This is a predicted structure of a 71-nucleotide RNA (transfer RNA) from Candidatus Berkelbacteria bacterium Licking1014_7. Rfam family: tRNA. Rfam's curators write: Transfer RNA (tRNA) molecules are approximately 80 nucleotides in length. The family's RNA type in Rfam is transfer RNA. The source organism's lineage runs through Bacteria, Bacteria candidate phyla and Candidatus Berkelbacteria. It was read from a public genome assembly.
[in-house]
């Protein structure tokens, strides 16, 4: 320089175009003389910027980072 693949919550995964779910983590609360541990609650997220469409995590275009193939 050119092709692909990828991008969701601190972190690690789901989600046929119809209200974004869960583990674990973090925070309260219960149990404990105190820690763990269990138990119950909370709060947290789709990489940006345009199109489509009633409606986008999903479906196109660019950009951006990361991986990887060719040169």
């Nucleotide at each position: 320089g050119g092709g692909g693949c990828u991008a969701u919550a601190g972190u690690u995964u789901a989600a046929u175009g119809g209200u974004a779910a869960a583990a674990u983590g973090a925070c309260g609360g219960u149990u404990u003389u105190g820690c763990a541990u269990a138990c119950c609650g909370u709060a947290g997220a789709u990489g940006g910027c345009a199109g489509u469409u009633c409606g986008a995590u999903u479906c196109u275009g660019c950009c951006u980072a990361g991986c990887u193939c060719c040169a």